The RNA shown here (transfer RNA) has 73 nucleotides and comes from Deinobacterium chartae. Rfam family: tRNA. Gene Ontology term of the family: triplet codon-amino acid adaptor activity. Rfam classes the family as a transfer RNA. The same sequence occurs in records of 2 taxa.
């Protein structure tokens, strides 16, 4: 070089047939304690790798680009 898989939140990851982007950990705050730990409540946080395309709509189809992992050569 080629082929394949992925690329979603500070991390691991859903996200069904294209139709309001979520879950846990983590983090702020509160409640509980003398105080912490641990437990429960709450809330913040996203260009859904990037450019385009197709639709009334696109994390999702399609096109070319980075990135990562694996085959082959």
């Nucleotide at each position: 070089g080629g082929c394949a898989a992925u690329g979603u939140a500070g991390c691991u990851c859903a996200g069904u047939u294209g139709g309001u982007a979520g879950a846990g950990c983590a983090a702020a705050c509160g409640a509980c304690u003398g105080a912490a730990a641990a437990u429960c409540g709450u809330u913040g946080g996203g260009u859904c790798g990037g450019c385009g395309g197709u639709u009334c709509a696109a994390g999702u189809c399609c096109g070319c680009c980075c990135g990562u992992u694996g085959c082959c050569a």